[in-house]
RNA sequence: UUAAUAUUGUAGCCGAGAUCCGUUUUUAAGAAAACGGAUGCGGGGGACCCAAUUUUUCGGGGCGUAUUCCUUCAUGGAUAAGGCACUUCCAAGCCCGAGCCCGUCAGCUAACCUCGUAGGCAUGUGGAAGGGCAAUG
Numbered sequence: 001u002u003a004a005u006a007u008u009g010u011a012g013c014c015g016a017g018a019u020c021c022g023u024u025u026u027u028a029a030g031a032a033a034a035c036g037g038a039u040g041c042g043g044g045g046g047a048c049c050c051a052a053u054u055u056u057u058c059g060g061g062g063c064g065u066a067u068u069c070c071u072u073c074a075u076g077g078a079u080a081a082g083g084c085a086c087u088u089c090c091a092a093g094c095c096c097g098a099g100c101c102c103g104u105c106a107g108c109u110a111a112c113c114u115c116g117u118a119g120g121c122a123u124g125u126g127g128a129a130g131g132g133c134a135a136u137g
Base pairs, nucleotide, nucleotide: 005137006136007135008134009133010132012121013120014119018039019038020037021036022035023034024033025032026031040117041116042115043114044113045112050107059105060102061101062100063099068078069077070076082095083094084093086130087129088128089127090126091125
């Protein structure tokens, strides 16, 4: 140094929403903020072909888990769908089931064009299997 093995410890979550570079400002510095660019991730528009024949203000459409039903109409109950801490399976329990946007207009869709890169919170349930990192032998 490499490989195997044993023990112990360890890892934040939802979401696309992260990383790097440059300039300026602040700072003693570290670093932070603003602006710009690139990469990555996510969304929208957009041919042939295919699909659809139905736009009818009963407008239509998009992002998203957030759809649908009932009702005493107070938002209360249920529900499709979705989430719960390394991953998968099983069991149990809990949470959520919103909101916003386009503006009369958009099916799919290669090339191409274009937009976003926020915000909000915490987990410690049990069993089995499998991996990552670190320390020690």